[in-house]
Context: one part of a larger RNA
């Protein structure tokens, strides 16, 4: 390198758009670019064969034929298939047009229950917490019951292997912007396509910066326990930080531990969305049985697979393009370089050891 591979043994970038490369539908019709094929030139000797000749013979040498070399040039021809041009198509794709569905994004308004404080009033000895305790707390009136008040957070039930998003994610109501899919059409456009090195976008939590906010809950630090000890599990109490703006960072068991996109290959069974067909109907955006299309579960057949197990939402059959693996440890360490305010991220090895 080849060749094998990537759910779980080493290996699918977190996600997505997207530039170069690469691969690219159906059907004419020309070019002959690649490709095939014919002829000629050329393609050094030595080396091989085969016949001959010289060394006594042979090795070994000389001649004389034939092979090698399979490329390059020149010229004639073929036309399937790849390129290229020219025209054409509709099944890929994309528009556009219809009534639906959605916790998809942004902004702003409001609405709710509880937790905590704070005021009145009521009550008056405990509370409160634990396996038991204690530290706390309370006559400066606590817990507890009623009314009221201010604040921040968060959105119970409905919730459901339902829903939507590329993924991170997203769940109180209302209004305004903004994007995407899905289904249905006797509409246009004519391959406009996939995949994507580099590059660019978005990316939980935690954490930095600067300004607000600050109710809960809570890293550290404090106390109380428990313990041989206890830098913990219990408990009290608590600051960072959780929560809003602008900005960084760019990680995760960022998981379906499974890249993307096409095409083909059995059944059953739930569920969501549109359609669409037939019954019931209180005629309601109604129920209930069916069929297509998309989506999302479950069990299974065939194949697959070392087994687990997948199985039309492949891990089956094929094709296209990209990332990544090559024994474990040193180690995602050094060093260098780019990026960060830092914390660090990204690229990343050898020595030596088994």
């Nucleotide at each position: 390198u080849u060749g094998g591979g990537u759910c779980u043994a080493a290996a699918g970038c977190g996600u997505c758009c997207g530039u170069a490369g690469c691969a690219g539908g159906u059907c004419u019709u020309g070019u002959g670019u690649g490709u095939c094929u014919c002829u000629u030139g050329u393609g050094a000797a030595a080396u091989u064969g085969c016949u001959u000749c010289g060394c006594u013979u042979a090795a070994c040498g000389g001649a004389g034929c034939a092979g090698c070399g399979c490329g390059c040039a020149a010229g004639g021809g073929a036309a399937a298939c790849u390129a290229c041009a020219a025209g054409a198509c509709u099944u890929g794709a994309g528009a556009c047009c219809g009534g639906g569905a959605g916790g998809a994004g942004a902004u702003a308004g409001g609405a709710g229950u509880a937790u905590u404080c704070c005021g009145a009033g009521g009550g008056g000895a405990g509370c409160g917490g634990u396996a038991a305790a204690a530290u706390g707390u309370g006559a400066u009136a606590a817990u507890c019951c009623u009314c009221g008040g201010a604040g921040g957070a968060c959105u119970a039930c409905c919730u459901g292997u339902g829903g939507c998003g590329a993924a991170g994610g997203c769940g109180c109501c209302u209004a305004u912007c903004u994007a995407g899919a899905a289904c249905g059409g006797u509409u246009c456009u004519g391959a406009c396509u996939g995949u994507g090195a580099g590059g660019g976008a978005c990316g939980a939590a935690a954490g930095c910066u600067a300004g607000g906010g600050g109710a809960u809950c809570a890293a550290a630090a404090c106390g109380g326990a428990u313990u041989a000890g206890a830098u913990a599990c219990c408990c009290g109490a608590g600051u960072a930080g959780u929560c809003c703006u602008a900005g960084c960072u760019g990680u995760a068991a960022a998981c379906g531990c499974u890249g993307c996109g096409a095409g083909c290959u059995g059944u059953g069974u739930g569920u969501u969305g549109c359609a669409u067909g037939a019954u019931c109907u209180u005629a309601g955006u109604g129920a209930u049985c069916g069929u297509g299309c998309a989506g999302u579960g479950c069990c299974u057949a065939a194949g697959c697979g070392a087994a687990g197990g997948u199985g039309u939402u492949a891990a089956g059959c094929u094709c296209g393009c990209c990332a990544c693996c090559u024994g474990g440890g040193a180690a995602g360490u050094a060093c260098g370089g780019u990026c960060g305010c830092a914390a660090g991220a990204c690229u990343g090895a050898a020595a030596c050891u088994u």
Model confidence (mean pLDDT): 88 of 100. A computed fold for a 354-nucleotide part of an RNA from a metagenome, annotated as small-subunit ribosomal RNA, central domain. RNAcentral holds the full RNA, with entries from SILVA.